[in-house]
Molecule: transfer RNA
Organism: Allorhizocola sp.
RNA sequence: GCCCCUAUAGCUCAGCGGAUCAGAGCACUUGACUACGAAUCAAGGGGUCGCAAGUUCGAAUCUUGCUAGGGGCA
Numbered sequence: 001g002c003c004c005c006u007a008u009a010g011c012u013c014a015g016c017g018g019a020u021c022a023g024a025g026c027a028c029u030u031g032a033c034u035a036c037g038a039a040u041c042a043a044g045g046g047g048u049c050g051c052a053a054g055u056u057c058g059a060a061u062c063u064u065g066c067u068a069g070g071g072g073c074a
Base pairs, nucleotide, nucleotide: 001073002072003071004070005069006068007067010026011025012024013023028044029043030042031041032040050066051065052064053063054062
């Protein structure tokens, strides 16, 4: 220098055939239970989907550039 993969909640990930409210587990908060705690049960908070632009009536999803991480070739 060229090519490929990844980036979504505090953490690990799903969603990547464009329209369904952006979700799951763990963690966190509150309540129940308990003598207290753990476990269990119930409820709740938390995201502008790495950044920017484009296409589209509509983008986490398609296109381009950039950033960060990983891998391959030279």